This is a predicted structure of a 97-nucleotide RNA (Bacterial small signal recognition particle RNA) from Lysobacter soyae.
[in-house]
This record gives sequence, C1' cells and structure tokens, in this order.
RNA sequence: CCGUCGGCCCCUCGCGACACUAACCUGAAAACCCCGCCAGGGCCGGAAGGCAGCAACGGUAUCAGGUGACGUGGGUGCCGAGGAUCGUUGGCGGGGC
Repeated sequence: CCGUCGGCCCCUCGCGACACUAACCUGAAAACCCCGCCAGGGCCGGAAGGCAGCAACGGUAUCAGGUGACGUGGGUGCCGAGGAUCGUUGGCGGGGC
C1' cells in the first nucleotide's frame, strides 16, 4: 500500500424499559346564570286544567385521584435483525521499500 473479516460511529426495523395520552374506574361538581325532573310555594283559570320554576334528586362541562394501552414520544437500552461502510479501530492474508 492492497485485499478481507469484525468492533465503534451512522441509518432502518423489531423488542423491552420509561414518559405522556386515549379509554375506563372512583370521588367532587356549576355558590355567580349548564341540562333533566321539578315536592312545596307562585302565576293564569269559575273549574277541569295549564304555565314558568327555587330546593332536593339525577346528570353534564369541568376538576382531583387511580388503572392505563395494540396510541404517541425521544440526548431511551452492555437487547435483537438488517443496511451503510465516507470515518475510526482491531485481527488475518498478500505485496513494496
């Protein structure tokens, strides 16, 4: 110097871990004006009946906690497979001085 094989670096994929989220569960929840149903009371009516509607009750937006992906993420991993081999490093073979 040439060839060749491997490690590192680099790329892709897989798997794992981690984080987040969807979703689910539990609780709280419109004390400024959300929805439903509206006792009592109110209003209309001669009556029958009708109307609006507070509280309670049942929910919802929302909030907190839990579970948590087959979803999402990356300065993730002494992991696996493949690629690339410009770089770096080691082994082996050959050649030249």
RNAcentral holds the sequence, with entries from ENA. Model confidence (mean pLDDT): 80 of 100. NCBI's taxonomy places the organism under Bacteria, Pseudomonadati, Gammaproteobacteria, Lysobacterales, Lysobacter. Rfam family: Bacterial small signal recognition particle RNA. It is annotated as a non-coding RNA gene. Of the family's consensus pairs, 96% are formed in the model.